[in-house]
RNA sequence: AGAGUUUGAUCCUGGCUCAGGAUGAACGCUGGCAGUGUGCCUUAGACAUGCAAGUCGAACGAAGAGCUUUAAACAGAUCUUUCGAGUGAUGUUUUUAGUUUCUUAGUGGCGAACGGGUGAGUAACACGUGGGUAUCUGCCCUCAAGUACGGCAUAACAGUUGGAGACGGCUGCUAAUACCGUAUGUGCUCUACGGAGUAAAGAUUUAUCGCUUGAGGAUGAGCCCGCGGCACAUCAGCUUGUUGGUGGGGUAAUGGCCUACCAAGGCGACGACGUGUAGCCGACCUGAGAGGGUGACCGGCCACAGGGGUACUGAGACACGGUCCCCACUCCUACGGGAGGCAGCAGUUAGGAAUCUUCCACAAUGGGCGCAAGCCUGAUGGAGCGACACUGCAUGAAGGAUGAAGGUUUUAGGAUCGUAAACUUCUGAACUAGGGACGAUAAUGACGGUACCUAGGUAAUAGCACCGGCUAACUCUGUGCCAGCAGCCGCGGUAAUACAGAGGGUGCGAGCGUUAUCCGGAAUCACUGGGCGUAAAGGGCACGUAAGCGGUCUAUUAAGUCCGAUGUUAAAGCGUGAGGCUCAACCUCAUCACGGCGUUGGAUACUGAUAGACUUGACUUCUGGAGAGGAGAGUAGAAUUACUGGUGUAGCGGUGAAAUGCGUAGAUACCAGUAGGAAUACCCAUUGCGAAGGCAGCUUUCUGGACAGAUAGUGACGCUGAGGUGCGAAAGUGUGGGGAGCAAACUGGAUUAGAUACCCGGGUAGUCCACACCCUAAACGAUGCAUACUUGGUGUCAGCCCGUUGGGGUUGGCGCCGGAGCUAACGCGUUAAGUAUGCCGCCUGGGAAGUACGGCCGCAAGGUUGAAACUCAAAGGAAUUGACGGGGACCCGCACAAGCGGUGGAGCAUGUGGUUUAAUUCGAAGCAACGCGAAGAACCUUACCAGGUCUUGACAUCCCUAGGACUUUGUAGAAAUACAUCGGUGCCCUUCGGGGAACUAGGUGACAGGUGCUGCAUGGCUGUCGUCAGCUCGUGUCGUGAGAUGUUGGGUUAAGUCCCGCAACGAGCGCAACCCUCGCUAUUAGUUGCCAGCACUUCGGGUGGGAACUCUAAUAGGACUGCCUGUGAAAGCAGGAGGAAGGCGGGGAUGACGUCUAGUCAGCAUGGUCCUUACGAUCUGGGCUACACACGUGCUACAAUGGCAAGUACAACGCGCAGCCACUUCGCGAGAAGGCGCUAAUCGCUUAAAGCUUGUCCCAGUUCGGAUCGAAGUCUGCAACUCGACUUCGUGAAGUUGGAAUCGCUAGUAAUCGUGGAUCAGCUAUGCCGCGGUGAAUACGUUCCCGGGUCUUGUACACACCGCCCGUCAAACCAUGGGAGCAAGUUGCACCCGAAGACGCAUAGUUCCGCCAAUGGGACAUGUGUUUAAGGUGUGGCUCGUGACUAGGGUUAAGUCGAAACAAGGUA
Repeated sequence: AGAGUUUGAUCCUGGCUCAGGAUGAACGCUGGCAGUGUGCCUUAGACAUGCAAGUCGAACGAAGAGCUUUAAACAGAUCUUUCGAGUGAUGUUUUUAGUUUCUUAGUGGCGAACGGGUGAGUAACACGUGGGUAUCUGCCCUCAAGUACGGCAUAACAGUUGGAGACGGCUGCUAAUACCGUAUGUGCUCUACGGAGUAAAGAUUUAUCGCUUGAGGAUGAGCCCGCGGCACAUCAGCUUGUUGGUGGGGUAAUGGCCUACCAAGGCGACGACGUGUAGCCGACCUGAGAGGGUGACCGGCCACAGGGGUACUGAGACACGGUCCCCACUCCUACGGGAGGCAGCAGUUAGGAAUCUUCCACAAUGGGCGCAAGCCUGAUGGAGCGACACUGCAUGAAGGAUGAAGGUUUUAGGAUCGUAAACUUCUGAACUAGGGACGAUAAUGACGGUACCUAGGUAAUAGCACCGGCUAACUCUGUGCCAGCAGCCGCGGUAAUACAGAGGGUGCGAGCGUUAUCCGGAAUCACUGGGCGUAAAGGGCACGUAAGCGGUCUAUUAAGUCCGAUGUUAAAGCGUGAGGCUCAACCUCAUCACGGCGUUGGAUACUGAUAGACUUGACUUCUGGAGAGGAGAGUAGAAUUACUGGUGUAGCGGUGAAAUGCGUAGAUACCAGUAGGAAUACCCAUUGCGAAGGCAGCUUUCUGGACAGAUAGUGACGCUGAGGUGCGAAAGUGUGGGGAGCAAACUGGAUUAGAUACCCGGGUAGUCCACACCCUAAACGAUGCAUACUUGGUGUCAGCCCGUUGGGGUUGGCGCCGGAGCUAACGCGUUAAGUAUGCCGCCUGGGAAGUACGGCCGCAAGGUUGAAACUCAAAGGAAUUGACGGGGACCCGCACAAGCGGUGGAGCAUGUGGUUUAAUUCGAAGCAACGCGAAGAACCUUACCAGGUCUUGACAUCCCUAGGACUUUGUAGAAAUACAUCGGUGCCCUUCGGGGAACUAGGUGACAGGUGCUGCAUGGCUGUCGUCAGCUCGUGUCGUGAGAUGUUGGGUUAAGUCCCGCAACGAGCGCAACCCUCGCUAUUAGUUGCCAGCACUUCGGGUGGGAACUCUAAUAGGACUGCCUGUGAAAGCAGGAGGAAGGCGGGGAUGACGUCUAGUCAGCAUGGUCCUUACGAUCUGGGCUACACACGUGCUACAAUGGCAAGUACAACGCGCAGCCACUUCGCGAGAAGGCGCUAAUCGCUUAAAGCUUGUCCCAGUUCGGAUCGAAGUCUGCAACUCGACUUCGUGAAGUUGGAAUCGCUAGUAAUCGUGGAUCAGCUAUGCCGCGGUGAAUACGUUCCCGGGUCUUGUACACACCGCCCGUCAAACCAUGGGAGCAAGUUGCACCCGAAGACGCAUAGUUCCGCCAAUGGGACAUGUGUUUAAGGUGUGGCUCGUGACUAGGGUUAAGUCGAAACAAGGUA
């Protein structure tokens, strides 16, 4: 940084798609270690269990357990003992006093408003940023002052009592740092300035901790304001405590925060109100940036705690683990009542694609309480689980060629996996053992015997995706539009680098892919950085409001703007530089940055503001002419039609042709008159006017605008213009007129397969007028308005100036052509689509759709505004090359026309289709298959069928063994074959052992073999357009490019043949010529051919001879528009001469680039594939010859231009030894029996026939015609039954010139006549290929049919018109609209009811205070009111879901009907 995809190709427009990065991810396959992070995005669903907020005995009374102590009683060790007793440690019980020993419920204090969770709500002062102050602030800090004297209760406790329980009731006692009073008042508060009011608590015992009041600070909080950040205008108007004021209340504090009264305000296009969505930010992801997206983790703020409401306590809450009430849910219950709230940490369940342990510890950091020790702390520190992410490491390193085995592939040689492995040497994750931290510089370590170090120690997991292009990486096999792939384009229908597998390769690697989402690429919403003539896009036109923008000069100001300073912009993050973990991720430190906002100082060019001035923008004045500018009124002639009258007679009218229609009741035509309506010929133009729509006889009234010339005035008064207002063709609507012509609808006639059309005859709305609507057009220059600037030429309209025979200049309009420049191109080009400025409108892929819903407008028709679901990978613009056109121009061809003869009808032959069959082998299919492959199917051929046989094979090579090879005869059999048998020992070399080459038999496996398939895998060959004149290239030039030019144009030609011209100049393949043949001549040659002259002759060129002629066959010549005339620039053309031949002399061979996926695998060759005791090979027989039928190609005819009979004349090309056969004899004949000649200019096939001469037939199914059938034969051949040809005799069918249609031929041609050959034993040949004989007619001409060529034009075609393509109907599927309704959510209004609490009011109850004084004060209780959650009723709005039926839309290889569009698309 780009790439793929619209086309045959091109450029452009334009969408879709891909490559990158990212994630709180999920899924698939796979999975070693470590570190650091991170982990319910879904149901703010429900939760079992445990824990998450306590602490203080240095506030207090009490209880308990200890300890010390006093006393008593009892027991009693030890010691002494005179045994009486003494001593009396110690223990038990009771008791006294004490206790900084411990525990505890309660009173009391502080905390519980922090910490932790979640993101439901919230579009808001909630958040961010910057300010402000009408405020409060426990604990903490500083300062000042104080801490005096009294008093009453109450819990605990005891007694009693209710209840299942939770939890209470009553009576009695008691303490305080609990509560109350009095005093004092530094101060503080209030004040009428006189005054009034107002505090405290002690504990302990010597040092502290407290307590009270006030001032200040710090911290935290409250409130207010400027600015900033979502979507929808298909939400446009909202608001009654609403906006403001005054008084009062309330609060810590301002305030409609609340209340009474007063006023009627307030907000809104700079988006109010409404609806939808959403926690906001620091930041995170992406991006070059500007932007876009996101708001997990970490940090700040806010909100919430099952759903709602309420207050209490307190410094702080309207309180997650507090209270009260309502609702839903769960649980307990003895049915009377009660209990609960994991969006704390773990965990469960549900949901979901999906998200962890009911762990350890308070060691650290911090928090609460406490003087402290300390206690508490699921905050926190750690560990666990998960590849979820980032980072690091490992799965080894060096050597090692026989290039192993094996796999894959192969052109069979090899190549590749591959130094890869094996193997050798080395190192040493894991693991084991020992040592062992920092975190704590006193103690205390959950982590943890962890990190790390040392020693020992085993070579020790690799996967995933991809390999057609984009995009790095290729082959084999399988499959056969199947199975499947696919992000886009697209792969797959038998040779798939695209499916599946394999080998190999590429990429990444403990991961790799897929899916989802975001940014990027996308300049594809364009601020940076796009457009609007034709691709999407200029409003139909004007006026004008808001708004935006705005001429020249001066002064002031300093809002914008610019510069400096300063405050803030939390931390973390990002960037930079260092440092710490072995590195890195990660962490720490420092620093930078933070475009915003605030404050302040300065600058003054520009913009703004204020003031003053100016004239060039704009406007006004005067004069003038032009004009289909507008509105009203009047009026004119021509024409159409109707009516009246007249003349007049049979038609008129209409069309491609007709008919309907009109007309003998008198039309049409002609003449005269009358009526009425509409429109204004000529002038008229490439004209003029108007803002657009639009405007046309003439006259007149009223009226708008532009322009020119000239003077003066005003002094920026201007430009654009969202909303708004007006105008706005045609059609249409309403009311009332009018109605001649024309004419939707309708009707009749035609056309047609149909014809609801095109054509014709009629004809109503309408067209016209008045008034009122409608408001749209391809309302177009498909080009918004205004201003300025930028080379020219030419025409025209309206003026003016100079000059004057024509001319020149200037202003404004209307046109054409063109320069620069612009444009994708076409084109535009001073009337811009050029260069710029200002403002408005509009566009963002195609379809769905200008549709639906909603709003507004309309009488309606409808208009305006204007989506989505779904669907496609295109849709589109301009230009290019072709192809095509029922487009144009030019030209050619037996293409038509003009002629001649046929086919199509008959019979037969032959080929094909179809049918049949055991088989009727296969191929060829419009022209360009069908007398074609087949130049010859009785067997063979033969490929087909039936049956009989063979399996290394009928045929080839290699190997082994044996042998000669070869050959005679017989038996069985349909034959193949099987069995037996007679004869026979070869050739070459030899060192004599043997070897070799053919040959035969047997064996073995490699292989043979296949007319099996694929002509759409191929070679080769062929057909065809077409013997048409075309098809290309190099260089140059033009074009962004595809391409163009050349090759087009003017002539000419059979021809891209030649000439001229030309940004082309040349060249190649084709054309022509060179080749063959025929036609003329010459030369040479002269047998087998020839015979003029001479001679002989059996009269035959037979013989001698000749070389002249014919001929033969070789070489030359000849024709070139060369000559003449005319014409033309030339090329050439027309005519003429000469010549055998004249303008290519006739004919042939020769077939450009290419097209038809044309034909052929069955001629041959060949890739692939299939068969291998058969799809190969062989034999016999059959079939290819079938036969209701259809078609093609032919033959013979239908007769007298003929048939038959008799006589008679003249060819050419060819062929011949398994042959042609003379001649003779026999046979009616086919032929037979003999047999000469000839390997051919020698002999033979070989009598050519039509023709000519004569005769006969006499127009008929015949003396035409010969099919068919019968009989008898001939020949070929192993063999003529299926299935040959020929002969003779007999038989004697159809057919009397052929419908629609169609074929060939332009001269030695058609027609007609015979003749030869290939193949071949014979023949189905009437076919095919040749040969000669006789020998015509016609061509005016290019309008039409067919085919072709060149140029041009249109095109929506490019598989190219056998193209493309539209709509209804029928079928399937999909989404959507309407829909009687139904159901849900949310919300407005009105009303009802109204818990708890708070605030009032009342109080007869209880109680306290009080001089038990009061009609006093307080508390509780009770009653009542206000407010209000939930609930209820009614009625509206909005949204979603669903709904019989219904509407259109979209999509879907091969449905129906037509043929609307693209060519003049057949009616533009």